[in-house]
RNA sequence: GGGGUUGUAGUUCAGCUGGUUAGAAUGCGGCCCUGUCAAGGCCGAGGUCGCGGGUUCGAGCCCCGUCAACCCCGCCA
Numbered sequence: 001g002g003g004g005u006u007g008u009a010g011u012u013c014a015g016c017u018g019g020u021u022a023g024a025a026u027g028c029g030g031c032c033c034u035g036u037c038a039a040g041g042c043c044g045a046g047g048u049c050g051c052g053g054g055u056u057c058g059a060g061c062c063c064c065g066u067c068a069a070c071c072c073c074g075c076c077a
Stems, first nucleotide, its partner, number of pairs: 001073007010026004019057001028044005050066005
């Protein structure tokens, strides 16, 4: 330098054929329960869907560019 995979909540990950409100588990906060803790139950906060742009009535999903991590190939030595 060329190609590929991945990037979504603090963390690990879902997200169907593009469809109107983006989810789960865990973690965090509050309450209930308990003699106490743990466990359990209820509620809540938490998101620039890596970033920029485009297509579309509508984009996490499609297109272009770009960044990062990883893998393969090539080049120099």